Annotation:
The RNA shown here (c-di-GMP-I riboswitch aptamer) has 79 nucleotides and comes from Citrifermentans bremense R1. It matches the Rfam family "c-di-GMP-I riboswitch aptamer". Its family is annotated with cyclic-di-GMP binding in the Gene Ontology. The sequence was found by an Rfam model in a public genome assembly.
RNA sequence: UCUCCGAACAGGCAAAGCCAGAGUGAUCUGGUGACGCAAAGCCACGGGUCCUAAUUCAAAGGACAGCCGGGUUGCCGAA
Numbered sequence: 001u002c003u004c005c006g007a008a009c010a011g012g013c014a015a016a017g018c019c020a021g022a023g024u025g026a027u028c029u030g031g032u033g034a035c036g037c038a039a040a041g042c043c044a045c046g047g048g049u050c051c052u053a054a055u056u057c058a059a060a061g062g063a064c065a066g067c068c069g070g071g072u073u074g075c076c077g078a079a
Base pairs, nucleotide, nucleotide: 005077006076012037013036017032018031019030020029021028022027035066041072042071043070045069046068047067048064049063050062051061
């Protein structure tokens, strides 16, 4: 120094709930709040789940990266 790895330190993210806003909706944004997280950074590529108002269906389309893989970048540093 690199890889695996995850003790400590520094710094970081922020579930549920509540408040305000956007959307039909899943859900998202801001505030508050910390259940947790070493990629809980980013990318819907594979699988999965969920939504779909304007008649039904959910095809087209959409949401979730804090459901599992995969890709990619990356902080700190002992055993």